[in-house]
RNA sequence: UCAGAGUGAACGCUAGCGGCGUGGUUCAGACAUGCAAGUCGAGCGAGAUUGUUAUUUUUGAUCCUUCGGGUGAAGAAGUGGCAUGAAAGCGGCGAACGGGUGCGUAACACGUGAACAACUUUCCCUAAAGUGGGGGAUAGCCUGCCGAAAGGUGGAUUAAUACCGCAUAUGGCUACUGUUCGCAUGAAUAGUAUGCUAAAGCUGGGGACCUUCGGGCCUGGCGCUUUAGGAUGGGUUCGCGGCCUAUCAGCUUGUUGGUAAGGUAAAAGCUUACCAAGGCUAAGACGGGUAGCUGAUCUGAGAGGAUGAUCAGCCACACUGGAACUGAGAUACGGUCCAGACACCUACGGGUGGCAGCAGUUUCGAAUCAUUCACAAUGGGCGAAAGCCUGAUGGUGCAACGCCGCGUGGGGGAUGAAGGCUCUAGGGUCGUAAACCCCUGUCACCAGGGACUAAACGUCAUGCAUUAAUACUGCGUGGCCUGAAUUAACCUGGAGAGGAAGCAGUGGCUAACUCCGUGCCAGCAGCCGCGGUAAUACGGAGACUGCAAGCGUUACUCGGAUUUACUGGGCGUAAAGAGUGCGUAGGUGGCUAGAUGUGUCAGGUGUGAAAUCUCGGGGCUUAACCCCGAAACUGCGCUUGAAACUAUCUAGCUUGAGACUUGGAGAGGUAAGCGGAAUUUCUGGUGGAGCGGUGAAAUGCGUAGAUAUCAGGAAGAACACCAAAGGCGAAGGCAGCUUACUGGACGAGAUCUGACACUGAGGCACGAAAGCAUGGGUAGCGAAAGGGAUUAGAUACCCCUGUAGUCCAUGCCGUAAACGUUGCACACUCGGUUUUGGGAGAUUCGACCCUCCCAGGGCCUUAGUUAACGCGUUAAGUGUGCCGCCUGAGGACUACGGCCGCAAGGCUAAAACUCAAAGGAAUUGACGGGGGCCCGCACAAGCGGUGGAGCAUGUGGCUUAAUUCGAUGCAACGCGAAGAACCUUACCAGGGCUUGACAUGUUGUGGACCGCUCUAGAAAUAGAGCUUUCCUCCGGGACUGCAACACAGGUGCUGCAUGGCUGUCGUCAGCUCGUGUCGUGAGAUGUUUGGUUAAGUCCAGCAACGAGCGCAACCCCUGUCCUUAGUUGCCAUCCUCAGUUCGCUGAGAGGGACUCUAAGGAGACAAACCCCUUUUAUGGGGUAGGAAGGUGGGGACGACGUCAAGUCCGUAUGGCCCUUACGCCCUGGGCUGCACACGUGCUACAAUGCCAGGUACAAUAGGCCGCAAUAUCGCGAGAUGGAGCUAAUCCUAAAAACCUGGCCCAGUUCGGAUUGGAGUCUGCAACUCGACUCCAUGAAGUCGGAAUCGCUAGUAAUGGCGUAUCAGCAAUGACGCCGUGAAUACGUUCCCGGGCCUUGUACACACCGCCCGUCACAUCAUGAAAGCCGGUCUUGCCCGAAGUGCGUGAGCUAACCCCUCGUGGGAGGCAGCGCCCUAAGGUAGGGCUGGUGAUUGGGAUGAAGUCGUAACAAGGUAGCCGUAGGGGAAC
Repeated sequence: UCAGAGUGAACGCUAGCGGCGUGGUUCAGACAUGCAAGUCGAGCGAGAUUGUUAUUUUUGAUCCUUCGGGUGAAGAAGUGGCAUGAAAGCGGCGAACGGGUGCGUAACACGUGAACAACUUUCCCUAAAGUGGGGGAUAGCCUGCCGAAAGGUGGAUUAAUACCGCAUAUGGCUACUGUUCGCAUGAAUAGUAUGCUAAAGCUGGGGACCUUCGGGCCUGGCGCUUUAGGAUGGGUUCGCGGCCUAUCAGCUUGUUGGUAAGGUAAAAGCUUACCAAGGCUAAGACGGGUAGCUGAUCUGAGAGGAUGAUCAGCCACACUGGAACUGAGAUACGGUCCAGACACCUACGGGUGGCAGCAGUUUCGAAUCAUUCACAAUGGGCGAAAGCCUGAUGGUGCAACGCCGCGUGGGGGAUGAAGGCUCUAGGGUCGUAAACCCCUGUCACCAGGGACUAAACGUCAUGCAUUAAUACUGCGUGGCCUGAAUUAACCUGGAGAGGAAGCAGUGGCUAACUCCGUGCCAGCAGCCGCGGUAAUACGGAGACUGCAAGCGUUACUCGGAUUUACUGGGCGUAAAGAGUGCGUAGGUGGCUAGAUGUGUCAGGUGUGAAAUCUCGGGGCUUAACCCCGAAACUGCGCUUGAAACUAUCUAGCUUGAGACUUGGAGAGGUAAGCGGAAUUUCUGGUGGAGCGGUGAAAUGCGUAGAUAUCAGGAAGAACACCAAAGGCGAAGGCAGCUUACUGGACGAGAUCUGACACUGAGGCACGAAAGCAUGGGUAGCGAAAGGGAUUAGAUACCCCUGUAGUCCAUGCCGUAAACGUUGCACACUCGGUUUUGGGAGAUUCGACCCUCCCAGGGCCUUAGUUAACGCGUUAAGUGUGCCGCCUGAGGACUACGGCCGCAAGGCUAAAACUCAAAGGAAUUGACGGGGGCCCGCACAAGCGGUGGAGCAUGUGGCUUAAUUCGAUGCAACGCGAAGAACCUUACCAGGGCUUGACAUGUUGUGGACCGCUCUAGAAAUAGAGCUUUCCUCCGGGACUGCAACACAGGUGCUGCAUGGCUGUCGUCAGCUCGUGUCGUGAGAUGUUUGGUUAAGUCCAGCAACGAGCGCAACCCCUGUCCUUAGUUGCCAUCCUCAGUUCGCUGAGAGGGACUCUAAGGAGACAAACCCCUUUUAUGGGGUAGGAAGGUGGGGACGACGUCAAGUCCGUAUGGCCCUUACGCCCUGGGCUGCACACGUGCUACAAUGCCAGGUACAAUAGGCCGCAAUAUCGCGAGAUGGAGCUAAUCCUAAAAACCUGGCCCAGUUCGGAUUGGAGUCUGCAACUCGACUCCAUGAAGUCGGAAUCGCUAGUAAUGGCGUAUCAGCAAUGACGCCGUGAAUACGUUCCCGGGCCUUGUACACACCGCCCGUCACAUCAUGAAAGCCGGUCUUGCCCGAAGUGCGUGAGCUAACCCCUCGUGGGAGGCAGCGCCCUAAGGUAGGGCUGGUGAUUGGGAUGAAGUCGUAACAAGGUAGCCGUAGGGGAAC
């Protein structure tokens, strides 16, 4: 860090259906519009409107008419009655419920359990009693006035269940007297009394009787009044419980209590006056921050942790602040008043408003819905009821926001189709998937049918009760009436596989892999990390995996995390024991007995709302969801009991603890005195040139006499030896000797007290060194400072001086790596050994030794423990008690604040930000200017070189059109290249070709191809001419030209994609494995140790025993001998012939003796012999023998691995790239270029030489496109010529050495570069650019600075010879061969490399490592800062609205009361005024807190900056801690 579960979620992609839920978490920001609380006419007056009726007046259709008129529909106006009853009013009830929100609140707000003998309760229920008789007003209506409006103000008039007296009093209240009871105050109850105290009516029905015809009266119902009880709701009080912060430690004045008064429904400082001085707090008061609380929800095994949406209970709030009124109930969301802010209207005078009700708008935001239907159901208000109202509620709509269910088809179907992807080109996979065939019909769609939710109330009929009554009313029975959702559940039929699948992932964690693109880019990423040309990690595709109408991402919670540990952790070294003690609170506490019953345990009981969770049932087709029942709610209260433990009380005990007696030990402490050695200094003597100091020096001292030495004096500090792993102390710490005072521990004794004990937050005391203050002192040493050295520098290490300080007294400081990095106390748990102090025993003449006990100091070790290291009776073991401390690293032993300090500073102690680590112990390596042992031409001892010169050659650099490419410390540089004039050749310039110079195949077409000649051209090439086939099944084929297509081709890139091969450490002696054992493990053991060796070679020992790859041996060459064989090799002896200078030479025959050749053997093995030595094991030393002696010499042979070592330009090869060119051909040029630098060589510098002449002796090897002899020519290179040789036959073919002569130390008879001339040879061709020869020329160079290389014997040195490549040759190179042929090694101190063991490590890319700090730059967060701007709380003062209260009240005043009888007065009331309180406001100040701030401090981060190198190894001066001073920085 992730995998799990969850969410009122949001975002991305996608989307078929249904059910049930959920839906402004942010701005308690602002709100347009509509609705959300009304109702009652059976309380009351009045009454628009409408209808009807009666009547008056009037108009008058129609019809009739005797025209006089009659009839009179319809209408108008007025009046009365009846009905209807809008809007408003008086009155009653409701509006305090329901609904919303979570601002405030850390509080009796909430939860739980109690209490009220200290209270209230409309409506409702029960019971008792009553409801009598009067009065005066007022709204409305009408009317006047003011105002824009809102509204206001007069007049007149009216009703009530509005208001007010009176009567009555079952009762109630008050006062008094008793009784009973109780938890204190008190409660209940009885009695007494000139005491006080009510009311309202409305309405239905009705037989007698009465009537003023209203009614009385009777009978119901609804009301009203009083009282008591109940129920319900509310109020108040208390115990307990639940957030963070001590960097908030002291808070409080109505504060705590009392008395009196007021006040409330009610106790109370609730309020006031007076009195007292109390009250709260470390079990956290007061302050600050945050927060509605709970049932519950999520998670978890649980304990816990987090949360408080929806639902339910409680609380708080209603624009902000304050206030009361009404009322049963409010300090009232849709009431009032005031203040403020905001918004709207206005005629500018003044008014109006409050969605945190339901919808909706706007703002904010990642984000949250309809300005819907209905009161049908449930519930609420009013009403007698019908009913009305009800954005409560019931429904629907929108949104995948969540949970649940269903579907997107089923069966068959292999040419395993096409297509996609991949491929080792065969195939594999998508995949029975599709097509195709046969079916089904869920959902959606169409058509048809079609419920439940509804039963009441009411009304009609009827039965019973009541009654005088068929009224009314109550209880039944039957009928009727009532549906927003709503036609949708459900059912039937139809059609048709038809309309319905996505999202995320696929490197590990974590299920699932390939291709292409990209190339540290683009991007991914939860963590680790991926991407720099072969990406399973980016992007796309295919395939696969997971889930699925959803899937992912983000945010948050719990889990995992035993990572705060109650369950269930730790503190020696990882973070963590306070520096040490004394001791307060607290926690814990020995034995015996009794009492109580606090905790504890058991039973009963009350409560723990419902919902939720669990279990059992039931209802929706299932489920989600809902209903019923049970259990549970782990809690609290009451009650009964138990008595072991705990607690308290009482009485005892002695073992814990202490006291007492006695004894010895001790650097325990404080003070005083004394002592000697040494150092320095002073005086004097001797003496005479240096001393001192260092790695080496210098500064310094000294002829003015130092150092040295002798004598004497002075001063301060520290106390050698004894001395020790020793002693003492709580720690720090304590050391010469003596004295005084004094603390503690220990041993022995067993006299006393009787649990008096342990630990110990705060507190107090002590506390090294450095430092501070004051005053002394100052010999030595010695921060700072000065000087000298060292050094690149040297603010250091080293040296010479030297001040504070170190010392004393007094007072501060209070820290250290104050460490045993280990708190204190007690108990238990094997041993061994040593030491200090004391005692006992035994023994002895006595003492020691010895045995045992107690108390300390050490070492080793068992069990046990620990991550390991280790600890281990002095525990880090096993337990108990108490305290302290820790919770990733850095920031930070820091900032701010507080406390302490004279200061330095100390104690306490964060955050932002950054990182994915930091850290412990151990392991394996590597490394060390760590140690030990050993080896090597590693050094040393020698010989010869390189570096200097000239030249050759390679490289770098420079140049160039190109100077092709590669190799780059050792381990590139005479290397690839065993041979660049063309070719080679890869490079450059120019000229050309495009199926191609080369391979295979297909198609078409033409023809042999080849060869020769000529023309153009630098050539490639092009053109012309000449010449010219074979097979056949008669199609064609072989061969070849042209055209087209597949393809060829590439010394183009990647050696960091590879194979193969090679170099290197290193021919170093190492590298591993199996089994066993040890360890939690990495790993160890073996392989270490002691010997020994060239060797991990061998021996011995050993928790190891064995084995493998390496070493050695086996192989080849060489050194000695033997056997076999004898041509081209050999020729000793013998024979023949020829020649002869008689020495002999040549030839032949012959021979195998010898040399040689090349096959096989022998021989050497410390396992041959002897002596000495070692552990008598391995081995070492030596003598003799032997050709050879201790792996005889040389070669081949190279362990596990290292260096991403080298090579894609040897070949092979993945991938990428080019394809009229990065391919191919040709000509010319370049690779040879030259101010320079380096490597490797050659030749020299000369006399051990050079020159001339003479004269010997090899081996390897090669030779037909070849080696070439004799001979001739040429000074010579060479030429002519060609015997011999396809080779033990012939040829190439020796030099140094040796002999003789010359040169005579010189730039030479040394040296040969360079240059001129003339030639030879090879070759198509020697200009760039060959070799060689001759003549002439005759440079540098006189032995080489710093430095550096090779070599240990047939070696170095030196001399020549051969070969490959090759036409020739730049070869002085490479690889071989033989000739001549040395010197030296004491030894392992040092340099380099290596091996083994060990040690340290902060390294592991492994010391070319790691890493510290300043400075510079950039970014980020943060502290300080003159100030500036806010928020919040608070203090003093000022002002003071509304309003309650109090006072006043000259103005006004109906009923009621008193006096009285008037147009009266009083009482009472109201307006007004005053006072107290007080919101908002003002002013001055303070506390806390936030923002900002020039400048400034440190911090963090950053790819390559600068300076040094502090740390890690002995880190190159061991490091570190505290403190002080100093310095660019580490220091």